[in-house]
Context: one part of a larger RNA
RNA sequence: UUAGGUUUAAAGGGUGCGUAGGCGGAAGAGUAAGUCAAUUGGUUAAAUCUGGUGGCUCAACCAUACAGUUGCCAUUGAUACUGCUUUUCUUGAAUUUAGUUGCUGUGGGCGGAAUGUGUCAUGUAGCGGUGAAAUGCAUAGAUAUGACACAGAACACCGAUUGCGAAGGCAGCUCACAAAACUAAUAUUGACGCUGAUGCACGAAAGCGUGGGUAGCGAACAGGAUUAGAUACCCUGGUAGUCCACGCCGUAAACGAUGCACACUGGCUGUAUGCGAUAUACUGUAUGUGGCUGAGGGAAACUAUUAAGUGUGCCACCUGGGAAGUACGUCGGCAACGAUGAAACUC
Numbered sequence: 001u002u003a004g005g006u007u008u009a010a011a012g013g014g015u016g017c018g019u020a021g022g023c024g025g026a027a028g029a030g031u032a033a034g035u036c037a038a039u040u041g042g043u044u045a046a047a048u049c050u051g052g053u054g055g056c057u058c059a060a061c062c063a064u065a066c067a068g069u070u071g072c073c074a075u076u077g078a079u080a081c082u083g084c085u086u087u088u089c090u091u092g093a094a095u096u097u098a099g100u101u102g103c104u105g106u107g108g109g110c111g112g113a114a115u116g117u118g119u120c121a122u123g124u125a126g127c128g129g130u131g132a133a134a135u136g137c138a139u140a141g142a143u144a145u146g147a148c149a150c151a152g153a154a155c156a157c158c159g160a161u162u163g164c165g166a167a168g169g170c171a172g173c174u175c176a177c178a179a180a181a182c183u184a185a186u187a188u189u190g191a192c193g194c195u196g197a198u199g200c201a202c203g204a205a206a207g208c209g210u211g212g213g214u215a216g217c218g219a220a221c222a223g224g225a226u227u228a229g230a231u232a233c234c235c236u237g238g239u240a241g242u243c244c245a246c247g248c249c250g251u252a253a254a255c256g257a258u259g260c261a262c263a264c265u266g267g268c269u270g271u272a273u274g275c276g277a278u279a280u281a282c283u284g285u286a287u288g289u290g291g292c293u294g295a296g297g298g299a300a301a302c303u304a305u306u307a308a309g310u311g312u313g314c315c316a317c318c319u320g321g322g323a324a325g326u327a328c329g330u331c332g333g334c335a336a337c338g339a340u341g342a343a344a345c346u347c
Base pairs, nucleotide, nucleotide: 003319004318005317006316007301008300012315014202015201016200017199021195022194023193025089026088027087028086029085030084031083033082034081035078036077037076038075039074041073042072043071049068050067051066052064053063054062055061092192093189094188095187096185097184098183099182100181101180104178105177106176107175108174109173110172111155115151116150117149118148119147120146121145122144126137127136163170164169207248208247209246210245211244212243216242217241221237222236223235224234259314260313261312262311263310264309266293267292268291269290270289271288272287273286274285275284296303297302320347321346322345329340330339331338332337
């Protein structure tokens, strides 16, 4: 480079926005750049190459003042397709109006249960824990029970193959601000679109910096057990952390292990949110979300209008196992590390 691939065999970027680029709806007109055709036009050095003829017995090889030379340029035409210019269109896209929906986001306020602690009261010898124990707590009155107070964190039931969000993710109630999707209806703009290298933004948990906070849980650590040992599993404690604010980090089995957009393709059955108006209680329809089963696809498992089917456009990625996501270099980071990313050698 070509070809074939990327759910599970190697392979979809964690996600979005978007620059360049690539690709791009319907009809008409012009142009003729791409494209196609023609030319006794020019050029295309020699050798080579192709064809012809000839010479070494043939061939390779050699000769040829024989012809060609696929390209480029020029000229003259063609106009279906692509491009460019222009006019128009509405079905793609967007806007408008009226509604609807939701654990969507950010910032406030409020709430009850539980837990822990403190004080007071009742009350007495145990409590706790385990497979069994012990460490631990307790006559300085624990555990248990009641009252009051304080603190931090998380929001039982509702709760669901539920819903929302680009992904990460999001759940007590309420307010403010902000965003989104969908439905219905006309109206408006008139291709404004799709994808998207570089880039920018967001990005669980853990971790890092500064300052707070610390109830419960709990790496590390200590002790008790278990055991041949036990740097573990079990138990008693317990520091970072978990929480908040601001700033970093930029990774995950960041998974549907399935890139995004559009079109088309057989049924059955749930469900969420609308519209609808008589199908008399959901016949239908739109968007989403589930299950089952065909054709087709697939190595099979399976998938099957939410495709892994049939096609189109664009991006990303793969090319035997190990060495290795390592080394070196570079870039980023406070660091931890991250990104990019080989080879020798070996099977």